[in-house]
A computed fold for a 77-nucleotide RNA from Candidatus Falkowbacteria bacterium RIFOXYA2_FULL_47_19, annotated as transfer RNA. The same sequence occurs in records of 3 taxa. Lineage of the source: Bacteria > Bacteria candidate phyla > Candidatus Falkowiibacteriota. It matches the Rfam family "tRNA". The family's RNA type in Rfam is transfer RNA.
RNA sequence: GCGCCCAUAGCUCAGUUGGUUAGAGCACAGGCCUUAUAAGCCUGGGGUCGAUGGUUCAAGUCCAUCUGGGCGCACAA
Numbered sequence: 001g002c003g004c005c006c007a008u009a010g011c012u013c014a015g016u017u018g019g020u021u022a023g024a025g026c027a028c029a030g031g032c033c034u035u036a037u038a039a040g041c042c043u044g045g046g047g048u049c050g051a052u053g054g055u056u057c058a059a060g061u062c063c064a065u066c067u068g069g070g071c072g073c074a075c076a077a
Base pairs, nucleotide, nucleotide: 001073002072003071004070005069006068007067010026011025012024013023019057028044029043030042031041032040050066051065052064053063054062
């Protein structure tokens, strides 16, 4: 330098063919239970989906560029 893959909540991830509220588990906070803690049960907070631009009535999803990470190939030594 070239190609491919990944980036969504604090963490691990889902999100189908673009469509009517952005989700799950764990973690965190509150409550119930308990002498208390843990476990269990209930409730809640937390995101502008890596960045910028574009297409569209509508973008997490499609397109372009860039950033970060991973893999392979090439070049050089």